[in-house]
RNA sequence: CAGGGCGUAGCUCAGUCGGCAGAGCGCCGCACUUGGACUGCGGAGGCCGAAGGUUCAAGCCCUUCCGCCCUGACCA
Numbered sequence: 001c002a003g004g005g006c007g008u009a010g011c012u013c014a015g016u017c018g019g020c021a022g023a024g025c026g027c028c029g030c031a032c033u034u035g036g037a038c039u040g041c042g043g044a045g046g047c048c049g050a051a052g053g054u055u056c057a058a059g060c061c062c063u064u065c066c067g068c069c070c071u072g073a074c075c076a
Base pairs, nucleotide, nucleotide: 001072002071003070004069005068006067007066010025011024012023013022019056027043028042029041030040031039049065050064051063052062053061
């Protein structure tokens, strides 16, 4: 430099055809227990990498940029 993939909760990841943002683990509270763990019940936590565009409506479509990873090329 070229091609491709990924970016969503603290972590690992879903999100179909554009139509109310989710799961597991973790965290907090309660119950249970002599206490803890386990288990059960409840709760908090995001505006989806950034900016712009299309649309009545965007995590999803389009453009640019940023970060990470893979492959190839180039230089030494």